[in-house]
Context: one part of a larger RNA
RNA sequence: GGCACACGGUGGAUGCCUUGGCAUCAAGAGCCGAUGAAGGACGUGUGAAUCUGCGAUAAGCCUCGGGGAGUCGAUAACAGGACGUUGAUUCGAGGAUUUCCGAAUGGGGGAACCCAGCAUGCUGUGAGGUGUGUUACCACCAGUUGAAUGUAUAGGCUGGUUGGGGGGAACGCGGGGAAGUGAAACAUCUCAGUACCCGCUGGAAGAGAAAAUAAAUAAUGAUUCUGUGAGUAGUGGCGAGCGAAAGCGGAUGAGACUAAACCUGUGGUGUGUGAUACCGGUUGAGGGUUGCAUCAUGGGGGUUGUGGGAGUCAGCGUGGUAGGUUCAAUCGCCUGCUGAGUCGAUGUUGUGUUGUGUAGGUGAACAUCUUGGGAUGGAUGGCCGGAGAGGGUGAGAGUCCCGUAACCGAAAUGUGGCACGCCGAUUGUUGAUCACCCGAGUAGCACGGAACUCGUGGAAUUUCGUGUGAAUCUGCCAGGACCACCUGGUAAGUCUAAAUACUUCUUGAUGACCGAUAGUGAAUCAGUACCGUGAGGGAAUGGUGAAAAGUACCCCGGGAGGGGAGUGAAAUAGUACCUGAAACCGUGUGCUU
Numbered sequence: 001g002g003c004a005c006a007c008g009g010u011g012g013a014u015g016c017c018u019u020g021g022c023a024u025c026a027a028g029a030g031c032c033g034a035u036g037a038a039g040g041a042c043g044u045g046u047g048a049a050u051c052u053g054c055g056a057u058a059a060g061c062c063u064c065g066g067g068g069a070g071u072c073g074a075u076a077a078c079a080g081g082a083c084g085u086u087g088a089u090u091c092g093a094g095g096a097u098u099u100c101c102g103a104a105u106g107g108g109g110g111a112a113c114c115c116a117g118c119a120u121g122c123u124g125u126g127a128g129g130u131g132u133g134u135u136a137c138c139a140c141c142a143g144u145u146g147a148a149u150g151u152a153u154a155g156g157c158u159g160g161u162u163g164g165g166g167g168g169a170a171c172g173c174g175g176g177g178a179a180g181u182g183a184a185a186c187a188u189c190u191c192a193g194u195a196c197c198c199g200c201u202g203g204a205a206g207a208g209a210a211a212a213u214a215a216a217u218a219a220u221g222a223u224u225c226u227g228u229g230a231g232u233a234g235u236g237g238c239g240a241g242c243g244a245a246a247g248c249g250g251a252u253g254a255g256a257c258u259a260a261a262c263c264u265g266u267g268g269u270g271u272g273u274g275a276u277a278c279c280g281g282u283u284g285a286g287g288g289u290u291g292c293a294u295c296a297u298g299g300g301g302g303u304u305g306u307g308g309g310a311g312u313c314a315g316c317g318u319g320g321u322a323g324g325u326u327c328a329a330u331c332g333c334c335u336g337c338u339g340a341g342u343c344g345a346u347g348u349u350g351u352g353u354u355g356u357g358u359a360g361g362u363g364a365a366c367a368u369c370u371u372g373g374g375a376u377g378g379a380u381g382g383c384c385g386g387a388g389a390g391g392g393u394g395a396g397a398g399u400c401c402c403g404u405a406a407c408c409g410a411a412a413u414g415u416g417g418c419a420c421g422c423c424g425a426u427u428g429u430u431g432a433u434c435a436c437c438c439g440a441g442u443a444g445c446a447c448g449g450a451a452c453u454c455g456u457g458g459a460a461u462u463u464c465g466u467g468u469g470a471a472u473c474u475g476c477c478a479g480g481a482c483c484a485c486c487u488g489g490u491a492a493g494u495c496u497a498a499a500u501a502c503u504u505c506u507u508g509a510u511g512a513c514c515g516a517u518a519g520u521g522a523a524u525c526a527g528u529a530c531c532g533u534g535a536g537g538g539a540a541u542g543g544u545g546a547a548a549a550g551u552a553c554c555c556c557g558g559g560a561g562g563g564g565a566g567u568g569a570a571a572u573a574g575u576a577c578c579u580g581a582a583a584c585c586g587u588g589u590g591c592u593u
Stems, first nucleotide, its partner, number of pairs: 001592009015578001016543002020514002022511007029503002031167002039101003042055003046079002049075003061095006070083003106115003116135008137164003140160006171202001172200005182189001186237001212220002224251005234242002255495003258439001262300010278287002280331006305473001307438003311433006319338007340427005347422001350420009360408003366381005382399002384388001390402003444468008454480001475490005530537002550577001553564004
């Protein structure tokens, strides 16, 4: 030096564990913000620091409920001082307070700081100090003033019990919009209207009551989602690829309001003096800046495709009452009050009632012996069960503790259903005639793009830009160029619940999900330490024991550390602590060179 065995050191694998994660399901909630948010800074306790809570009323204040014996949050004790059956601490609901920054909004600013004006208090001899309120911008509304320019308008100013601004995980709608890639290269094409950027909503959004779908000499009947149809019909350097719809089966289920014609009120402009026209009808009397045209605006009317409505005429119907309509009579019309019927999805607030959420409460049944440090193990004999889910307790516990099944419970506040009340809406119909209305820079067309399965193609349909530019029911559009016939519909205005999408968040439950190099980046004070000018990047660290009982005392040592003694079931469980593999480093013995 090597090999073997034994015993150690180092190291932290493995096993076991779980405070933390991951995924899914169900229910709830689906916004917060100038009444100052989200997020922070700085404070705040008797005593240093950090976390948690809170805000100069500062681990808290008030009220109302629950609860019932201890309490003054955590690391985390100690000292001191308090509170509590006159109900504390604690849990829930509603209030009060809520510094400074932050949209940040009196002005400024290098966030958490500096400096003001006005009104009104307090204080000081005074200079000054200090408290409360208020003062941003934009839009809108009201008022006022007022240019070029006479009337006006623009603009300015003032006020406002009007609104906005910022934040938020995904889902949604719209405006813009790539490339890597695939095509085995690449240009049309694809990736993809994806990623990303911007704007704007809502608890959902969007869509939505046919100018639809269809076509079989049939029919369907708003939209949305879904299974199928179907990788079909199509499209495509007919390459790579892309890729429907009708129909059928389900989920849900709901339909409404306007524009116009016509009548009428108000205002503007133009025209008009002829007392024409007009003043509801009839007859007579009377009035008079009324009429007509046009524009704007309010009310009534009206809303449809077996076309509908308006006007005119006729028929039937039309509760009661008061007033008006130039005068009288009558009819008609208008307005108000009251009655009756119907409707109210998207009315309202109130009362009653009934669920549900935000605290809770009651809640069955075991002993002995035995092993052990310890019984929940073993043995014996019981018991409960609408409860043998689960967790804890010194080892596997239905019967020890918390719970579990079942039942019960709300002052306050949120939310849903029902009934009543209140409020709102509505109340004609039939026939004939007439040809007034039925959404215009629209439809269509040309050119240039885009969306549709559809890449310009024979290219309908939808849509954007430029130009052009109709018709009003004997009209117009569609049925995949176009024409005829036939069939379906009625564009150019608006609203509309449900079925659908998502989950930052709350509660409950589940797992052939992970178990500390795993599972979130984060089980441990983590988006922290640390790195970077910055955008940004981004860790590591879990386990004594049932209980600290965490080794009094003695000895060696400067200490660290150790040897005794003691605790404990165990100390080779001693806070460098469960188990304690390997690499690596030793000590002893044997063999060997």